[in-house]
SAM riboswitch aptamer (S box leader) from Alicyclobacillus contaminans DSM 17975, 122 nucleotides, folded computationally.
The sequence was found by an Rfam model in a public genome assembly.
Of the family's consensus pairs, 97% are formed in the model.
The source organism's lineage runs through Bacteria, Bacillota, Bacilli, Caryophanales and Paenalicyclobacillus contaminans.

RNA sequence: ACCUUAUCCAGAGCGGCUGAGGGACUGGCCCUAUGACGCCCGGCAACCUGUGCGGAUGCACGAGGUGCUAAUUCCAGCAAUGUCGCCCCCCGGAACGGCGGUGCGGUAUUGAAAGAUAAGGG
Numbered sequence: 001a002c003c004u005u006a007u008c009c010a011g012a013g014c015g016g017c018u019g020a021g022g023g024a025c026u027g028g029c030c031c032u033a034u035g036a037c038g039c040c041c042g043g044c045a046a047c048c049u050g051u052g053c054g055g056a057u058g059c060a061c062g063a064g065g066u067g068c069u070a071a072u073u074c075c076a077g078c079a080a081u082g083u084c085g086c087c088c089c090c091c092g093g094a095a096c097g098g099c100g101g102u103g104c105g106g107u108a109u110u111g112a113a114a115g116a117u118a119a120g121g122g
Stems, first nucleotide, its partner, number of pairs: 002121007013041001015040003021031003025077004042069003047065002049062005073114001078111009088101002090098002
């Protein structure tokens, strides 16, 4: 590299250095010289972890190893279902009719995929 499991709607500076890009990818939409990214300090959180209690996969306290510190993982990206609209078709002599069918688009929900982080494996 890759594999497994868990989590991803909460939280976190009006500080210092630096100086042009950044938000993984694609499409959007954003942030940015009123200073991005990065680094330092500060902070948040509590996955691993330490201590205590406990029958317990639990609870409390701490903060050593990570992590995080614009926007829900910024939104969507694939699929299913509900719903609304439109085109075409079907039924019907016809309608402003029909618990009818395909497709496209909007919207809501759910599940994947991708990504991130932790812990374990490798």